[in-house]
Parts: sequence; structure tokens; C1' cells
RNA sequence: GGUCGUCUAGCUCAUUCGGUUAGAGCACUUCGCUGAUAACGAAGAGGUGCGGGGUUCAAAUCCCCGGAUGGCCA
Repeated sequence: GGUCGUCUAGCUCAUUCGGUUAGAGCACUUCGCUGAUAACGAAGAGGUGCGGGGUUCAAAUCCCCGGAUGGCCA
């Protein structure tokens, strides 16, 4: 330099042939249980989806530019 992929909650990941309020596990907070802790049970908070632009009535999901990161080739 070329090419392919990835980028969603604190962490690991779902959800993508566009359309109900974007979810799960772990972690976190509160409560219950216990002599206390762990475990277990219940409830809750937490992201607007890497940044910008475009298409559309409507985009995490399609297109373009940029960024970060990984693989392969040179």
C1' cells in the first nucleotide's frame, strides 16, 4: 500500500434480507433469606447502537466518507 472482517449497556455477546418501548449472561444497586457471609429469590438502574453524511414515511439493520481494531497479501 491492497484486500476481507469487526465496532451495540462496565465486560462478553444477541438482535441485521428496514417497521412493536434494542435484549441476554456476568458485574452493579436495593430488598428478602441468614447470627453473619456466600449461594439463592425478587425488584431496579444502565446503551440509542464508533463519528459524520445520504437513501426512506421509517435505519443498529442499506449506501458513502472518516476513525479504531484484527486477519490475509505485498
Predicted 3D model of a 74-nucleotide RNA (transfer RNA) from Pseudarthrobacter chlorophenolicus A6. A source record names the gene tRNA-Ile-GAT-2-1. RNAcentral records the identical sequence in 2 taxa. Model confidence (mean pLDDT): 82 of 100. RNAcentral holds the sequence, with entries from ENA and GtRNAdb. Lineage of the source: Bacteria > Bacillati > Actinomycetes > Micrococcaceae > Pseudarthrobacter chlorophenolicus.